[in-house]
Context: one part of a larger RNA
RNA sequence: GGAUGAACGCUAGCGGGAGGCUUAAUACAUGCAAGUCGAGCGGCAAGGUCUUCGGACCCUAGAGCGGCGCACGGGUGAGUAACGCGUACGCAAUCUGCCCUUCAGUGAGGAAUAGCCCUGGGAAACUGGGAUUAAUACCUCAUAAUAUUGUUUAAUCGCAUGGUUAAAUAAUUAAAGUUCUGGCGCUGAAGGAUGAGCGUGCGUCUGAUUAGCUAGUUGGUAGGGUAACGGCCUACCAAGGCGACGAUCAGUAGGGGGCGUGAGAGCGUGACCCCCCACACGGGUACUGAGACACGGACCCGACUCCUACGGGAGGCAGCAGUAAGGAAUAUUGGGCAAUGGGCGCAAGCCCGACCCAGCAACGCCGCGUGAGGGAAGAAGGCUUUCGGGUUGUAAACCUCUGUCCUUGGUGACGAAACAAAUGACGGUAGCCAAGGAGGAAGCCCCGGCUAACUACGUGCCAGCAGCCGCGGUAAUACGUAGGGGGCGAGCGUUGUCC
Numbered sequence: 001g002g003a004u005g006a007a008c009g010c011u012a013g014c015g016g017g018a019g020g021c022u023u024a025a026u027a028c029a030u031g032c033a034a035g036u037c038g039a040g041c042g043g044c045a046a047g048g049u050c051u052u053c054g055g056a057c058c059c060u061a062g063a064g065c066g067g068c069g070c071a072c073g074g075g076u077g078a079g080u081a082a083c084g085c086g087u088a089c090g091c092a093a094u095c096u097g098c099c100c101u102u103c104a105g106u107g108a109g110g111a112a113u114a115g116c117c118c119u120g121g122g123a124a125a126c127u128g129g130g131a132u133u134a135a136u137a138c139c140u141c142a143u144a145a146u147a148u149u150g151u152u153u154a155a156u157c158g159c160a161u162g163g164u165u166a167a168a169u170a171a172u173u174a175a176a177g178u179u180c181u182g183g184c185g186c187u188g189a190a191g192g193a194u195g196a197g198c199g200u201g202c203g204u205c206u207g208a209u210u211a212g213c214u215a216g217u218u219g220g221u222a223g224g225g226u227a228a229c230g231g232c233c234u235a236c237c238a239a240g241g242c243g244a245c246g247a248u249c250a251g252u253a254g255g256g257g258g259c260g261u262g263a264g265a266g267c268g269u270g271a272c273c274c275c276c277c278a279c280a281c282g283g284g285u286a287c288u289g290a291g292a293c294a295c296g297g298a299c300c301c302g303a304c305u306c307c308u309a310c311g312g313g314a315g316g317c318a319g320c321a322g323u324a325a326g327g328a329a330u331a332u333u334g335g336g337c338a339a340u341g342g343g344c345g346c347a348a349g350c351c352c353g354a355c356c357c358a359g360c361a362a363c364g365c366c367g368c369g370u371g372a373g374g375g376a377a378g379a380a381g382g383c384u385u386u387c388g389g390g391u392u393g394u395a396a397a398c399c400u401c402u403g404u405c406c407u408u409g410g411u412g413a414c415g416a417a418a419c420a421a422a423u424g425a426c427g428g429u430a431g432c433c434a435a436g437g438a439g440g441a442a443g444c445c446c447c448g449g450c451u452a453a454c455u456a457c458g459u460g461c462c463a464g465c466a467g468c469c470g471c472g473g474u475a476a477u478a479c480g481u482a483g484g485g486g487g488c489g490a491g492c493g494u495u496g497u498c499c
Base pairs, nucleotide, nucleotide: 001499002498003497004496006495007494008493009492010491013368014367015366016365020360021326026324027323028322030321031320032319035068036067037066040065041064047058048057049056050055075279076278077277084204085203086202087201088200089199090198091197094196095195099192100191101190102189103188104187105186106185107141108140109139110138117130118129119128120127121126147172148171149170150169151168152167153166154165155164156163157162177184178183205251206250207249212242213241214240217239218238219237220236221235222234223233224232254276255275256274257273258269259268260267261266281302282301283300284299285298304315305314306313307312332358334357335356336355340354341352342351343350344349371401372400373399374398381392382391383390384389405440406436407435408434409433410432411431415426443488444487445486446485447484448469449468450467454483455482456481457480458479464471465470
């Protein structure tokens, strides 16, 4: 000098576009943050129609069965020195809902169960029994190959195990309807797209005052398990495997794109945004599913908090706000789905603290203003003086103007696109027009040298200053105040950290 997610002191007019718990991965009151589909299903209440007043039919909020979503989006950085990340390859060892393309199919039947009804238990959370009912829920049968499993043959290729293609044969495996003529679906197969899983080379902080480490350990055989290879797991067999090219142990740490600085090499760093990883009160486990070992799912153990009729129950903000605590320190319990995007739905639409906006604080960056021209009797006052003067200083007053910002009134958007129509939270905002009036808007630090800027008074090694050198003991340009000056300016200084 540059930089900062900053903090502190003094000061403070406006706007734009950004960022805002770096500490306790501490504990959390309250509200909201994931639903949706009646074009899968039965259908109570309300409503409607009819009525012989008993009821019947239609429609059907909520609740229920069923489907899809809830594995995305959002948060955090605790753990992790690791194939975690980065990069380059590989899978002849793999899966992939929704979407796209192609081929084929969608036949017959059955048994239940929520709900509703009846009836128990419980303070509650919730839960038992009986009767009855539907489906795109469940089951059986049929049909089926380019699927799966087994056997056989041929061709071809390769990278060792082998791969691919073709053919024969045997066995096995499927479906669901709805809507009202538009469609939306369902099943099997092949391919694609997307996403995911796995393996490998290289790179990836510090310590040797850590030198030896290792029993599922290293390899084999067989089996199990997985979508899939594999000690991933098990049994048996062998005795291996790693290490000064730093194993093991310990400390620290999420990694990268990037960011800061620097001429570069490098050094430092990983806030915001993007990619990957890990975690969701601490620990463990699986279930469902195309996908989880699942933040707002389940079960168990633990700590903590709450309710209770003492028998027993409920909970998890590292989602958005907000509270307490910690701290030098970090915001509103706001508006809207109008846009972008996501879920469901044929759609209309519903939902979304993602997102878009607004609020708070100079936290940083950028822009603008606090007036412009004229004005010497160089006024008064202040300071200083060698008492002549000098200086503040064209500065002010005063004259003539201007109207950015501001105030008031009027007008008033783009963002809106999907046939047309309709649709704006922001917002009566931005912008534009008119009027008003210099009116409402300047401070902070410094002035011994480094380093731009000097005098007077006070003080007298005191009080104090200080980044380094150093100032202060009676004329201190270094302390305090004043006048003057220098620097930057809605900021200026100080402190911390990095180059």

This is a predicted structure of a 499-nucleotide part of an RNA (small-subunit ribosomal RNA, 5' domain) from an uncultured bacterium.